[in-house]
Context: one part of a larger RNA
RNA sequence: GCAUUGCCAAGGAACUCGGCAAAAUGGCCCCGUAACUUCGGGAGAAGGGGCGCCGUGCUUUGCACGGCCGCAGAGAAGAGGCCCAAGCAACUGUUUAGCAAAAACACAGGCCUAUGCGAAGCCGCAAGGCGAGGUAUAUGGGCUGACGCCUGCCCGGUGCUGGAAGGUUAAGGGGAGGGGUUAGCAUGAGCGAAGCCCUGAGCCGAAGCCCCAGUAAACGGCGGCCGUAACUAUAACGGUCCUAAGGUAGCGAAAUUCCUUGUCGGGUAAGUUCCGACCCGCACGAAAGGCGUAAUGAUUUGGGCGCUGUCUCGGCAAUGCACCCG
Numbered sequence: 001g002c003a004u005u006g007c008c009a010a011g012g013a014a015c016u017c018g019g020c021a022a023a024a025u026g027g028c029c030c031c032g033u034a035a036c037u038u039c040g041g042g043a044g045a046a047g048g049g050g051c052g053c054c055g056u057g058c059u060u061u062g063c064a065c066g067g068c069c070g071c072a073g074a075g076a077a078g079a080g081g082c083c084c085a086a087g088c089a090a091c092u093g094u095u096u097a098g099c100a101a102a103a104a105c106a107c108a109g110g111c112c113u114a115u116g117c118g119a120a121g122c123c124g125c126a127a128g129g130c131g132a133g134g135u136a137u138a139u140g141g142g143c144u145g146a147c148g149c150c151u152g153c154c155c156g157g158u159g160c161u162g163g164a165a166g167g168u169u170a171a172g173g174g175g176a177g178g179g180g181u182u183a184g185c186a187u188g189a190g191c192g193a194a195g196c197c198c199u200g201a202g203c204c205g206a207a208g209c210c211c212c213a214g215u216a217a218a219c220g221g222c223g224g225c226c227g228u229a230a231c232u233a234u235a236a237c238g239g240u241c242c243u244a245a246g247g248u249a250g251c252g253a254a255a256u257u258c259c260u261u262g263u264c265g266g267g268u269a270a271g272u273u274c275c276g277a278c279c280c281g282c283a284c285g286a287a288a289g290g291c292g293u294a295a296u297g298a299u300u301u302g303g304g305c306g307c308u309g310u311c312u313c314g315g316c317a318a319u320g321c322a323c324c325c326g
Stems, first nucleotide, its partner, number of pairs: 001321008010312002014310001019307001027051005036041001038146001052068007069073001081305007088297002093105002109144007121130003147292004152222003157219002159215005166210003172204002177199005184191002223241005250284001251281001262278005
């Protein structure tokens, strides 16, 4: 000097990104326990008191009374710190084996969709198999994610479903016509049957697409400008342009707010964080769900009590190692 451990005056988070670490709490019995709540819970809430040994009595795993000892009686070890408020996720669970345990995944529940059974879907070239020795209260796929209150408007685009009148449309069917070849005819250019070969129009040809509807818990989307009230300000109101329709409820400087440490209130002596409001939402918003919510959480954030060597500010000691002498 390092590691591990023990102790400390006064103060007690002044440390620090942050009480990280440490300290503190700790057992049993009794008393006593708030908001809130899904009435189960929250609860070991919180906060208090008792605890050894001896004798006597009794309703005798103990209680009552009397007495005794120590600094200390749950006499050692082991053995919850607690409270308030907020975010997120309902919950128990699951996860990056080896830097992340979480607000991520899953989850019961909700909705949509496919599938009538040789099911859909999936594996396989096939046979065959899973689904399932199941049968729509079933099985597959997708989204959401307990519970409570709810889930608005847009079907123009894309997708999906249905429709089949019309337009378009392939192979194929058809074969008009054209060309090559040459028996022959002409003999001067040339014409040219059959066959074979090449080519080939009209016409008949499905689904699809166009088209017509439906569908948003399908992919998605959910405006601009100008004016207006008897102070001012603001605009219930009006005008105009555009759109498929112009964001309803609820929430809102938010895990979302750039400007921003917004403004006001609370908490502090002092608060870019925190809590409550406001609403000017750069750029919330309703199953990529919206807003609440008891309980739960090695979750995140802010505050408080207790407690402490985290600190003011350092000191001492033990053990091991480094190191020195030999």

A computed fold for a 326-nucleotide part of an RNA from Lachnospiraceae bacterium 29-84, annotated as large-subunit ribosomal RNA, domain IV. It matches the Rfam family "Bacterial large subunit ribosomal RNA". Its family is annotated with structural constituent of ribosome and ribosome in the Gene Ontology. Taxonomically the source falls in Lachnospiraceae (Bacteria, Bacillati, Bacillota, Clostridia). RNAcentral holds the full RNA, with entries from ENA. Model confidence (mean pLDDT): 89 of 100.